[in-house]
RNA sequence: CGAGUUAGCCGCUAGGGUUCCGGCCUCCUGCCAGGAGGCGCUGGUCCGAGAGCGACUGCUUGCGAGGGACAAAUCCUCGCAGGUGCACGGCGGGACAAAAGCCCGGGAGAC
Numbered sequence: 001c002g003a004g005u006u007a008g009c010c011g012c013u014a015g016g017g018u019u020c021c022g023g024c025c026u027c028c029u030g031c032c033a034g035g036a037g038g039c040g041c042u043g044g045u046c047c048g049a050g051a052g053c054g055a056c057u058g059c060u061u062g063c064g065a066g067g068g069a070c071a072a073a074u075c076c077u078c079g080c081a082g083g084u085g086c087a088c089g090g091c092g093g094g095a096c097a098a099a100a101g102c103c104c105g106g107g108a109g110a111c
Base pairs, nucleotide, nucleotide: 007057008056010054011053012052015047016046020044021043022041023039024038025037026036027035028034058084059083060082061081062080063079064078065077066076067075086106088109092104093103094102
């Protein structure tokens, strides 16, 4: 200086809004039930992290066992124990009902 790998999915949470539920307000209507409109309002449904958590899987290292083969090597399967690093980050835009730490994006930029 160059190349490759540093992973995937699921569950949860931080967080998010308002399609549905619920709540509150006004009206139809004086009451019950019902209906219409309004308000994100602690919540339920819902969305949800590259830099949050957990599990499983994949990949990989060491050791061991088995298979195959005349033997060995390569290869395949299983078990046990490890590894899977680091990570500051806009504006703006996008989807779903809408918003967001979702997606653009480990982007632009900074160091």
Predicted 3D model of a 111-nucleotide RNA (Guanidine-I riboswitch aptamer) from Afipia sp. P52-10.
RNAcentral records the identical sequence in 2 taxa.
The model forms 100% of the base pairs in the Rfam consensus.
NCBI's taxonomy places the organism under Bacteria, Pseudomonadati, Alphaproteobacteria, Nitrobacteraceae, Afipia.